[in-house]
Context: one part of a larger RNA
RNA sequence: GUCGGAUCGUAGCCAUGUCGUUCUGUGAGCCAAGGAGUUGUACAAAAUGACACCGUAACUUCGGGAGAAGGUGUGCUCUUGCCGGUAAUUUUACUUGCUAAAUGAAGCUGGUAAGAGUUGAAGAUACCAGGUGGCUCCGACUGUUUAUUAAAAACACAGCACUCUGCAAACACGUAAGUGGACGUAUAGGGUGUGACGCCUGCCCGGUGCUUGAAGGUUAAUUGAUGAGGUUAGGAUUUAUCCGAAGCUUUUGAUCGAAGCCCAAGUAAACGGCGGCCGUAACUAUAACGGUCCUAAGGUAGCGAAAUUCCUUGUCGGGUAAGUUCCGACCUGCACGAAUGGCGUAACGAGGGCCACACUGUCUCCACCCGAGACUCA
Numbered sequence: 001g002u003c004g005g006a007u008c009g010u011a012g013c014c015a016u017g018u019c020g021u022u023c024u025g026u027g028a029g030c031c032a033a034g035g036a037g038u039u040g041u042a043c044a045a046a047a048u049g050a051c052a053c054c055g056u057a058a059c060u061u062c063g064g065g066a067g068a069a070g071g072u073g074u075g076c077u078c079u080u081g082c083c084g085g086u087a088a089u090u091u092u093a094c095u096u097g098c099u100a101a102a103u104g105a106a107g108c109u110g111g112u113a114a115g116a117g118u119u120g121a122a123g124a125u126a127c128c129a130g131g132u133g134g135c136u137c138c139g140a141c142u143g144u145u146u147a148u149u150a151a152a153a154a155c156a157c158a159g160c161a162c163u164c165u166g167c168a169a170a171c172a173c174g175u176a177a178g179u180g181g182a183c184g185u186a187u188a189g190g191g192u193g194u195g196a197c198g199c200c201u202g203c204c205c206g207g208u209g210c211u212u213g214a215a216g217g218u219u220a221a222u223u224g225a226u227g228a229g230g231u232u233a234g235g236a237u238u239u240a241u242c243c244g245a246a247g248c249u250u251u252u253g254a255u256c257g258a259a260g261c262c263c264a265a266g267u268a269a270a271c272g273g274c275g276g277c278c279g280u281a282a283c284u285a286u287a288a289c290g291g292u293c294c295u296a297a298g299g300u301a302g303c304g305a306a307a308u309u310c311c312u313u314g315u316c317g318g319g320u321a322a323g324u325u326c327c328g329a330c331c332u333g334c335a336c337g338a339a340u341g342g343c344g345u346a347a348c349g350a351g352g353g354c355c356a357c358a359c360u361g362u363c364u365c366c367a368c369c370c371g372a373g374a375c376u377c378a
Stems, first nucleotide, its partner, number of pairs: 001008001016378002020375001022374003026371002029368001033364002037362001050074005059064001061196001075118012090102004094097001119123001131357007138349002143155002159194007171180003197344004202274003207271002209267005216262003227251005234243003275293005302336001303333001314330005
């Protein structure tokens, strides 16, 4: 489980025992030959490892790199040398003392070096205890960060630059009082960008910002000239109505009028931007050269298939037997580029990519040994 009963089947729990070609994201070992062929990736494991001595490259900011790399030695016993400790003895000095200075035997003892011997397969014998090198990208560095999937090339940084601020400072918080800035004063403080260092940082002010200017134009509140309407004392009158001062009132808005804007300049380590077409050299190809259109100006130096290159696994060279990755070149830059920094760069990095040596069960291809926990069976 069946409403209940009978019957049948069965989960689960406890104890003890037995069995096993079972499983494990579990703890350790070991493995012929090969040695990264595994894999997104040598992830993991292995290897290296101590101390002393020898030796140590490119590059470099002369500090480093560097423990570079690469080697040798290491136990125990005895002998000898050297450097110490302890300290007898002796000497000297005088202030004659439990004094000071010097000397430093023998023994014992700490360290160190050389020689001889001895011993195991192995002497840093266990535990402990850097793997190394080469090329390259990014970021200078140490540092910081997504507490709980990201530690990084992201943030920060010293340095550099621009800009604001004269002190009751700028700026920020607050309704205010007030406070921070700062018990500071331009070698100071705030904001922004870049990011050590080296070599550098080109052209454009037309647009948008910012700064300066003030002749002219426009222009708010304000001022309220002028005109118009309403109302009506009064006047006129054909008694229907018409005109109408002052005042009050509705409206019109001349004139006055700052900043701003228009305007005129400056400013790009402010936001940003930095062309097209056609022709041309005595092989061909290419175009130093010329023409033309447009623009504010047409991308300079340097770098470049790049953390940027679509076509693209571009082409050439290197490394491999074979290389969409990697390194070096080329430049045809779809769509690099100079503090939104450009290009280099020693050192540094639990950063990314590639290669090599050593080493290995990562793999060819798995096997074995010792444990543990499950599972199963009775």

Model confidence (mean pLDDT): 82 of 100. A computed fold for a 378-nucleotide part of an RNA from Candidatus Thiodubiliella sp., annotated as large-subunit ribosomal RNA, domain IV. It matches the Rfam family "Bacterial large subunit ribosomal RNA". The sequence was found in a public genome assembly.